[in-house]
Predicted 3D model of a 91-nucleotide RNA (ZMP/ZTP riboswitch aptamer (pfl RNA motif)) from Georgenia sp. The model forms 100% of the base pairs in the Rfam consensus. The RNAcentral record of the sequence draws on Ribocentre. Taxonomically the source falls in Georgenia (Bacteria, Bacillati, Actinomycetota, Actinomycetes). Its Rfam family is "ZMP/ZTP riboswitch aptamer (pfl RNA motif)". The family has 185 seed sequences and 3,295 matches in Rfam 15.1. Rfam links the family to the GO terms regulation of purine nucleotide biosynthetic process and one-carbon metabolic process.
RNA sequence: UCGUCCGGUCGCGACUGGCGCCAGCAGGUGGGUCACCACCGGGGAGCGGCACGAGCAGGAACCCCCGAGGUCGUCCGCCUGGGCCGAGGGU
Numbered sequence: 001u002c003g004u005c006c007g008g009u010c011g012c013g014a015c016u017g018g019c020g021c022c023a024g025c026a027g028g029u030g031g032g033u034c035a036c037c038a039c040c041g042g043g044g045a046g047c048g049g050c051a052c053g054a055g056c057a058g059g060a061a062c063c064c065c066c067g068a069g070g071u072c073g074u075c076c077g078c079c080u081g082g083g084c085c086g087a088g089g090g091u
Stems, first nucleotide, its partner, number of pairs: 004054002008050005015043002017079004027040005064090003069085004
């Protein structure tokens, strides 16, 4: 000094469903081949850039596949369908 890590800031951003309960309010409107689509509102993991700090060689890197586990939409519960991170392993 690099990877890396904590938070900051800027940008990008997948996914944002159904039913039930409480509640003044726990999305709204329209459509549908019915747990989906479009728009609006409100969320949002994660990714990248920048600067600062910690740290000081501790690890191959990249692509693909498998993947324990974790995490994202909601007050909560039961579900449906997805996203992301990912120890470790394989090629």